[in-house]
RNA sequence: GGGCGCUUAGCUCAGCUGGUUAGAGCGCAAAAUUGACGUUUUUGAGGUCGGGGGUUCGACUCCCUCAGCGCCCA
Numbered sequence: 001g002g003g004c005g006c007u008u009a010g011c012u013c014a015g016c017u018g019g020u021u022a023g024a025g026c027g028c029a030a031a032a033u034u035g036a037c038g039u040u041u042u043u044g045a046g047g048u049c050g051g052g053g054g055u056u057c058g059a060c061u062c063c064c065u066c067a068g069c070g071c072c073c074a
Base pairs, nucleotide, nucleotide: 001073002072003071004070005069006068007067010026011025012024013023019057028044029043030042031041032040050066051065052064053063054062
C1' cells in the first nucleotide's frame, strides 16, 4: 500500500427484508429476607447505537468519509 471483518449500557453480546417505546445476561443501586454476609425475590438507574456527512416519509440497519481494533496479501 491492497482486501475482508468488527465498533450498540461498566463488561460480554442480540437486534430479521429500513417501520413507529433500543434489548438480554453479568455487574451496579435500593427494598424484602438474614444476627451479618451470601443466596433468592422485586424494583430502579445507566445508551447521542465509534465521529461526521448523505439517501429516505422514516436509519442501529443502506451509501460516502474519518478513527480505532483484528485477520489475510504484498